RNA sequence: GGAGUGGAUCGGAGGAUCGCCGUGGCAACACGGAGGAAAGUCCGAACUCUCACGGGCAGCAGGCUGGAUAACGUCCAGGCGCGGUGACGCGACGGAAAGUGCAACAGAAAGAUACCGCCGGGAGCCAACGCUUUCGGUAAGGGUGAAAUGGUGCGGUAAGAGCGCACCGCAUCGCGCGUGAGCGUCGAUGGCACGGCAAACCCCCUGCGGAGCAAGACCAAAUAGGGAAGCAGUGGAACCGCCCGUUUCCGUUGAAAGCUUCCGGGUAGGUUGCUCGAUCACCGCGGCGACGCGAGUGACAGAUGAAUGAUCCUCACUCCGCGAGGAGCACAGAAUUCGGCUUACAGAUCCACUCCACAC
Numbered sequence: 001g002g003a004g005u006g007g008a009u010c011g012g013a014g015g016a017u018c019g020c021c022g023u024g025g026c027a028a029c030a031c032g033g034a035g036g037a038a039a040g041u042c043c044g045a046a047c048u049c050u051c052a053c054g055g056g057c058a059g060c061a062g063g064c065u066g067g068a069u070a071a072c073g074u075c076c077a078g079g080c081g082c083g084g085u086g087a088c089g090c091g092a093c094g095g096a097a098a099g100u101g102c103a104a105c106a107g108a109a110a111g112a113u114a115c116c117g118c119c120g121g122g123a124g125c126c127a128a129c130g131c132u133u134u135c136g137g138u139a140a141g142g143g144u145g146a147a148a149u150g151g152u153g154c155g156g157u158a159a160g161a162g163c164g165c166a167c168c169g170c171a172u173c174g175c176g177c178g179u180g181a182g183c184g185u186c187g188a189u190g191g192c193a194c195g196g197c198a199a200a201c202c203c204c205c206u207g208c209g210g211a212g213c214a215a216g217a218c219c220a221a222a223u224a225g226g227g228a229a230g231c232a233g234u235g236g237a238a239c240c241g242c243c244c245g246u247u248u249c250c251g252u253u254g255a256a257a258g259c260u261u262c263c264g265g266g267u268a269g270g271u272u273g274c275u276c277g278a279u280c281a282c283c284g285c286g287g288c289g290a291c292g293c294g295a296g297u298g299a300c301a302g303a304u305g306a307a308u309g310a311u312c313c314u315c316a317c318u319c320c321g322c323g324a325g326g327a328g329c330a331c332a333g334a335a336u337u338c339g340g341c342u343u344a345c346a347g348a349u350c351c352a353c354u355c356c357a358c359a360c
Base pairs, nucleotide, nucleotide: 001356002355003354004353005352006351007350008349009348010347012315013314014313015312016311017310018309020033021032022031023030024029035331039342040341042340043339044338045337046336047212048211049210050209059208060207061206062205063204064078065077066076067075068074079093080091081090082089083088094203095202099201100200101197102196115142116141117138118137119136120135121134122133123132124131125130150168151167152166153165154164155163169192170190171189172188173187174186175184176183177182216272217271218270219269226263227262228261229260230259231258233252234251235250236249237248238247279299280298281297282296283294284293285292286291317328318327319326320325
């Protein structure tokens, strides 16, 4: 200098005018007012209602080890496998001798398979070499395939074959190291163990009841309807010879309609839940790390016909233009609250590391 790998941060700044929401204030006014993802709603929780309690089936999800955490399918550290020269990246990474099933095309066979080839025996033909056919042996060679029953060599054999041996690989056991997954210039044993697929059914282990802030709680009109009581209507008696009124008492009706009061349910509406909490930043300590502990200081919106806006000026950045100047400035916007994951994103900055080339 070039090409890369991993991680972190910012993601416009200042001002003027007019507004909107919240809090405080009698008022004037003051203060506060979107994000790194507020997004997808994919995981895990808090909180709330429901379920008497406990267990199981089904269903769904997870699946190497150790740790972190309130919890997790997240994160950290590690093991193993695969990819990369490397920094590093990726991995649903338990079980295929429990059972069932699947494997396109090609190929003889995808499971017990002989198509070509090689070898042996029989038969036929030939003077002979040999050829044809049939019965066997053979997975070393060819050929097919994503995949065909360890690899190389020597011996061996009719030809072959872990059939035998050496080395490599593999499996089991021991020993050593490691908390563990596992690992090994170690030792012993075994010719090698009936191929692949479980993101096929299945088996094993672990976890999960359901619904969600439109959860839930409280206050509570008008109108209509429900329940209760009373008023009321009507008859009789006190009451006399008769009539009327008032009052009291007794009975009856209250079917239908009416009036008053009370009760309870629910709707509109309002209040609450509601935002300060497993919070975040700086600092110290512990830990490889995720993270934990501690003190002080600082920070943190709360709408509900749903606020967080509009216009203008200056500067920054990018592009165009000789210039005056002009144009552009990402992805996107809270809705009960947190922890994660995933996805989108113009541009800018920083740190660590790798490979290549060159110079000293």

Predicted 3D model of a 360-nucleotide RNA (Bacterial RNase P class A) from a Thermoanaerobaculia bacterium. The coordinates come from a structure-prediction model, not an experiment, and the mean pLDDT is 76. Its Rfam family is "Bacterial RNase P class A". Rfam's curators write: Ribonuclease P (RNase P) is a ubiquitous endoribonuclease, found in archaea, bacteria and eukarya as well as chloroplasts and mitochondria. It is annotated as a ribozyme.